[in-house]
Molecule: small-subunit ribosomal RNA
Organism: Candidatus Beckwithbacteria bacterium CG10_big_fil_rev_8_21_14_0_10_34_10
RNA sequence: UUGAGAGUUUGAUCCUGGCUCAGGAUGAACGCUGGCGGUGUGCCUUAGGCAUGCAAGUCGAACGUUAGUCCUUCGGGACGAAAGUGGCAGACGGGUGAGUAACGCGUAGGAAUCUACCCUCUGGUGGGGAAUAGCUCGCCGAAAGGCGAGGUAAUACCGCAUAAGAACCUUAACUUAGGUUAAGGUUGAAAGGGCGUAACUGCCCGCCGAUGGAGGAGCCUGCGUUCUAUCAGCUUGUUGGUAGGGUAAUGGCCUACCAAGGCAAUGACGGAUAGCCGGUGUGAGAGCACGACCGGCCACAAUGUUACUGAAAUACGGAGCAUACGUCUACGGACGGCAGCAACCGGGAAUCUUGCGCAAUGGGCGAAAGCCUGACGCAGCGACACCGCGUGGGGGAUGAAGGCCUUCGGGUUGUAAACCCCUUUUAUUUAGAAACAUAAUGAGGGUACUGAAUGAAUAAGCACCUGCAAACUACGUGCCAGCAGCCGCGGUAAUACGUAGGGUGCAAGCGUUAUCCGGAUUUAUUGGGCGUAAAGAGUAUCGUAGGCGGUUUAGUAAGUUAUUCGUUAAAGACCGAGGCUUAACUUCGGAAGGGCGGGUAAUACUACUAGACUAGAGCGCAGUUGGGGAUAUCGGAAUGUCUGGUGGAGGGGUGAAAUCCGUUGAGAUCAGAUAGAACACCAAGGGCGAAGGCAGAUAUCUAAACUGUUGCAGACGCUGAUGAACGAAAGCUAGGGUAGCAAAAGGGAUUAGAGACCCCUGUAGUCCUAUGCUGUAAACGAUCCCUACUAGCUGGUCGGGUUUUUAACUUGACUGGCGUAAGCUAACGCGUUAAGUAGGGCGCCUGGGAAGUACGGCCGCAAGGCUAAAACUCAAAGGAAUUGACGGGGAGGCGCACAACCAGUGGAGCAUGUGGUUCAAUUCGAUACGAAGCGUAGGACCUUACCUGGGCUUGACAUUUUGCUGCAAGCCUGAAGAAAUUCAGGCCGCCUUCGAGGGAGCAAGACAGCUGUUGCAUGGUUGUCGUCAGCUCGUGUCGUGAGAUCUCCGCUUAAGUGCGGUAACGAGCGCAACCCUUGUCCUGUGUUGAAUAUCACAGGAGACUGCCUUAGUUAAACUAAGGAGGAAGGAAAGGAUGACGUCAAAUCAGCACGACGCUUACGUCCAGGGCAACACACAUCCUACAAUGGCUAGUACAAUAGGUUGCGAAGCAGCAAUGCGGAGCUAAUCCCUAAAACUAGCCUCAGUUCAGAUUGUGGGCUGCAACUCGCCCACAUGAAGUUGGAAUUGGUAGUAAUCGUGGGUCAGCAGACCGCGGUGAAUACGUUCUCGCCUCUUGUACACACUGCCCGUCAAGCGAGGAGAGUUGGGGGUACCCGAAGUUGUUCUCUUAACCUUAAUUUAUUAAGGAAAAGGAAUACCUAAGGUAAACUCAGCAAUCAGCACUAAGUCGUAACAAGGUAGCCGUUCUGGAAGGAGCGGCUGGAUCACCUCCUUU
Repeated sequence: UUGAGAGUUUGAUCCUGGCUCAGGAUGAACGCUGGCGGUGUGCCUUAGGCAUGCAAGUCGAACGUUAGUCCUUCGGGACGAAAGUGGCAGACGGGUGAGUAACGCGUAGGAAUCUACCCUCUGGUGGGGAAUAGCUCGCCGAAAGGCGAGGUAAUACCGCAUAAGAACCUUAACUUAGGUUAAGGUUGAAAGGGCGUAACUGCCCGCCGAUGGAGGAGCCUGCGUUCUAUCAGCUUGUUGGUAGGGUAAUGGCCUACCAAGGCAAUGACGGAUAGCCGGUGUGAGAGCACGACCGGCCACAAUGUUACUGAAAUACGGAGCAUACGUCUACGGACGGCAGCAACCGGGAAUCUUGCGCAAUGGGCGAAAGCCUGACGCAGCGACACCGCGUGGGGGAUGAAGGCCUUCGGGUUGUAAACCCCUUUUAUUUAGAAACAUAAUGAGGGUACUGAAUGAAUAAGCACCUGCAAACUACGUGCCAGCAGCCGCGGUAAUACGUAGGGUGCAAGCGUUAUCCGGAUUUAUUGGGCGUAAAGAGUAUCGUAGGCGGUUUAGUAAGUUAUUCGUUAAAGACCGAGGCUUAACUUCGGAAGGGCGGGUAAUACUACUAGACUAGAGCGCAGUUGGGGAUAUCGGAAUGUCUGGUGGAGGGGUGAAAUCCGUUGAGAUCAGAUAGAACACCAAGGGCGAAGGCAGAUAUCUAAACUGUUGCAGACGCUGAUGAACGAAAGCUAGGGUAGCAAAAGGGAUUAGAGACCCCUGUAGUCCUAUGCUGUAAACGAUCCCUACUAGCUGGUCGGGUUUUUAACUUGACUGGCGUAAGCUAACGCGUUAAGUAGGGCGCCUGGGAAGUACGGCCGCAAGGCUAAAACUCAAAGGAAUUGACGGGGAGGCGCACAACCAGUGGAGCAUGUGGUUCAAUUCGAUACGAAGCGUAGGACCUUACCUGGGCUUGACAUUUUGCUGCAAGCCUGAAGAAAUUCAGGCCGCCUUCGAGGGAGCAAGACAGCUGUUGCAUGGUUGUCGUCAGCUCGUGUCGUGAGAUCUCCGCUUAAGUGCGGUAACGAGCGCAACCCUUGUCCUGUGUUGAAUAUCACAGGAGACUGCCUUAGUUAAACUAAGGAGGAAGGAAAGGAUGACGUCAAAUCAGCACGACGCUUACGUCCAGGGCAACACACAUCCUACAAUGGCUAGUACAAUAGGUUGCGAAGCAGCAAUGCGGAGCUAAUCCCUAAAACUAGCCUCAGUUCAGAUUGUGGGCUGCAACUCGCCCACAUGAAGUUGGAAUUGGUAGUAAUCGUGGGUCAGCAGACCGCGGUGAAUACGUUCUCGCCUCUUGUACACACUGCCCGUCAAGCGAGGAGAGUUGGGGGUACCCGAAGUUGUUCUCUUAACCUUAAUUUAUUAAGGAAAAGGAAUACCUAAGGUAAACUCAGCAAUCAGCACUAAGUCGUAACAAGGUAGCCGUUCUGGAAGGAGCGGCUGGAUCACCUCCUUU
């Protein structure tokens, strides 16, 4: 006997770090719901106000009266309400937490005290006196109340006597820290009542003095007790003394005098908040938070103040005064205090009955009976909390109905229900009946409890269901409505919104909100950090307080340790028992209690005291070293200026220019003079210094470090808050100086702009002095100081020692690099110069922003510095590393990428497509490369999706159900119509297993249909990077991990092709090969062909750097050159073939398909129109611009293909298109078939004999149809165009260029597309540049990945805070004025029962006087409230001002992230719309290249 984590920063990872959640708790509140009982608990807010009732009285056994009642022997007696005198109580009990940061509380102690009632012990209680209330009478007043006169009692009051002891005084003795003893003197008491007796004695209760106790109270002290330093100085009765006063008592508690003290960074003083504790909640604990109920203490009683009485009060239900508020009033006055119990109003999210009873417990009074007791005991109200019980139990499948879902099969609700059997806690009715009370007395209460009867009867909700976190579907909604604790969900398929079904959790409750602890090791004592995440101060200067401290001896015993004693109230918590049916609750017992205090013992360590030592630190002596510091003097080179000479047109500057200088002579050059600033080479990450920093030379002054020696001295040490000093650059003040450079400023450029970068000038400044000011930097090793310990390797600087003195070895100090030792680190990295292992001390951090800002304070001449928040806002901000992507980064490589060459496009005309425009419609899609002669391999109708108009509605098409029918369908004719369609007539009138079966029509319903939407719901297909060489996997290894390795490096290749190396070894998809075509050969077959040779088909052979030589390479792979052989030589040429993936790329209109939408229409049929429009822009072709040509004539040579709804020969006609014709061909048979070229002639450089657009006329063909809108022919017409700006495309060989030709589509229509052959070039030095790609590397603030990210002004909205002329209010003090009541004192005045004196006498009375005392008045000190004044402080409001935060799509620029296109950042100054720019100094947290140094390897 006890410790759990999760979500959220990223593309992913590790870390840092915040935010959030799961748990427990509450005097709670709110929402929905609600059966019972027990035990607790209930104004947390206005210490706001309170109607009404009650909450403190009692005693007749202290006293005088007395209404009334009863009795009576009438004398009186008994009982006794009420008021009064008197006693005790009223200071308890009960309430509240305003104030209080304090000896208030807690704890442990103490001495200078008091104590009514109670207990113990002791002694006494004698004898007198004078009044007074009540009462009676009179008077005043509304009342409250008061006054006067008369008279009365006491346990009320006052003398006297007595005094053991007590107090005080004096004296003496002893002790002296204080006192004790003895003697003498003085002072001071009392009250009676009751019972009883014939009476006394007596008994009981009182009273007085004294002693002790118990309990209670007062006082003092140590320690502990919230936040704030943006509160740093506070204090005059203040600190102490003497004397006195005062108190129960100590004391500046008060007064006078004297002294000048007292407190404070261990936080005084001030401000804010708060009753404290036992305890309560939580937590593993340490802690943190709280202080309801119960208990202890304190404070308060409308606010403030004052005393009286009393044992005790500065008194909750007493008094006085003042103030505020309220009530009554006859206006003169008077009264009141719920923070007691109830109740009411108000406030508030919110908190109960104007109940019963003194029966119990306790309290007051009383001798007692008893009375009083809103303390208390009970009851009532509230699910407010805790605890317990119930709402039924067993069986029951047809898995009912209904609901929900569905893949339509079913599943689920669900043994749940119904139904059968049973029980009765609870409920209702009824009967009985306690304990609380040991004699009496019971509010609760006929209550708890028990018996009987009845009957499943009276009793279930709430939240949640994306993850965290248990639990899922449907519908609705469509970034709307809404949800949300965090991440987040919702934009048409939402398990996240709303509803339903189902499920999960808890249950008479369940959720939400608020608050506390936990989780949070997120303030870290237990138990964190500071190189880069937040965090080491600029500094090793000087050093205070503080903390820590070398070796050794002795003592002490403060810390420490052990043991013991006291205390730590009870309750609570823990353990064990007991009582309520159980539990909660409660009773008893026990144990424990880390704190504080006392005693005893120990002495290792720390401490203290005294001594000793030398290893720390210091001093001396002998040397060494250096840009250490300060002052003075001197030097040469360079630059500028000036003077003079020579000379003669430019110079200067830049990417290119210009401003600028120059014929009044520049620049250049020579000589001389002058000025200021800085010090080349040496020079090296080499030296010195605490840091900042320090560089020509010499001299003087001065500081330091190191080495050697071990002489002196003997812990003298380390760190260091506050403080002092130093402290780059910029800047400031005053005075100098000013050569060069250079903020600002001016000018020239650049630019869209250019307040910049570049250029020409140029002022502050840069330099010196004032030993002036400022005090900050990326003041950095982003690494505080000191000490010790823990592998190495290799340099540098300055010393020492030994030796064989070039040098080697060795020993110190300082300063670099590497590192795989170990270790540490989130990683990067650090690693004897630690970021390792430990110790000591200081500083600093606690999410990002707001902000190093505001306010306040201090410093400064100013600029500004130091110190330093909050509101509000976000869920991140951040570090290191990883993979990508990107870079106006680098390296290597490739490609018709550039270059070289050829031909084009862009200019013209025309064709086609697109945009735009137009239109009733110009249907739709594609639209950077990768849309645009694309879908469309061919829009007159059709196509067709578009428009206009006309029709149909189970439909143009499919399946199926029911009903009906005289059975169809089809064909012909006629009518209406643009047609669809409708009507009429006729012809024909099916099969059959005979079932009205098939098939058909009509009607109704299911349904059809949609080129309607969504390619961002999809399948499939395609484009593109790219035919680029890449993309991955298994095992192993490395790394905390994301990941890496393999895939890298060297060489090589077209290639991740191959070879070698290597923590990798292998493998897969890609590459290559296999496949097709062409080129050579062979074999076979073959017709319609061409013969051994051509052709076609089929099969096979052949080529692999295989062989040889040389060169390169360590070698290999491979490359280069050449050779043999060969038809072909290094991939022989071409094609097909497209890895993982990217682009939410394209397509719902090719097809398919989810969801949604339409359903007499977004479906379907028809006619006509449109897709063909036309100012214009773009894209792709064609034809040209001519002589390498055109025209005419002649003449030669192909291939691939295609053909029966077809190709169509010969021949004939026509100028021709074409027509007639029809042979042949189902095709190696027939048909369709060349042009350029070549030969000859003409044209002769022109808008032509070039070019052919456009237009007119006439024809031809296809086709129902040629107008919109086809093609062809002939004749005529004869436009632009003379080689094309910026820019841009294709091509490396049978290629470009050029020439024709076939096919598909197709009725017809080809300048397009897909093929075919003919003729047939030029060029490639090469990889600097452009574009694209691949690999490696580097930077990154990017990851939707540079079309990225992101900064600031301005404009708009909104929010909080700041400043603000002022204004309003609060708080605590200060000074002065005034000053109630009251205590004390003083003065005055008046009065006189007790006492005294005197006198008188009737001897216990009278009279007179006096003092004390009392009353009254005035006054002094103090003083509440009030007033005035100047300040302080805290809040509220405020025109306006400045900044900040936030808010999908505002404006201007583009500052940062890549070398971010001028590297960035820090400090400072100037300047500018803004980010910003420039100057000076600094940093690397800068890329790239080169060099140096150092290291590693060989």